A computed fold for a 71-nucleotide RNA from a Thermoprotei archaeon, annotated as transfer RNA. The RNAcentral record of the sequence draws on ENA and MGnify. Rfam family: tRNA. It is annotated as a transfer RNA. About the family: Transfer RNA (tRNA) molecules are approximately 80 nucleotides in length. RNAcentral records the identical sequence in 3 taxa. Taxonomically the source falls in Thermoprotei (Archaea, Thermoproteati, Thermoproteota).
RNA sequence: GGGCCCGUCGUCUAGUGGUAGGACGCCGCCUUGGCAUGGCGGAGGCGCGGGUUCGAUUCCCGCCGGGUCCA
Numbered sequence: 001g002g003g004c005c006c007g008u009c010g011u012c013u014a015g016u017g018g019u020a021g022g023a024c025g026c027c028g029c030c031u032u033g034g035c036a037u038g039g040c041g042g043a044g045g046c047g048c049g050g051g052u053u054c055g056a057u058u059c060c061c062g063c064c065g066g067g068u069c070c071a
Stems, first nucleotide, its partner, number of pairs: 001070007010024004018054001026042005047063005
């Protein structure tokens, strides 16, 4: 330098045109004499810019970052 894949809450991940869901973690409440476990609730996310579209996390282009292969 080129090809391919990936980028979603703090972490791991689902979703692939129509309201972004889960697990762990975090916070609050209940339960206990106390802790743990358990139950209920809550906060928290689509890498950045542009394009297509009535509508973009999803499709297209560029950039950035990561992985992998080739040179």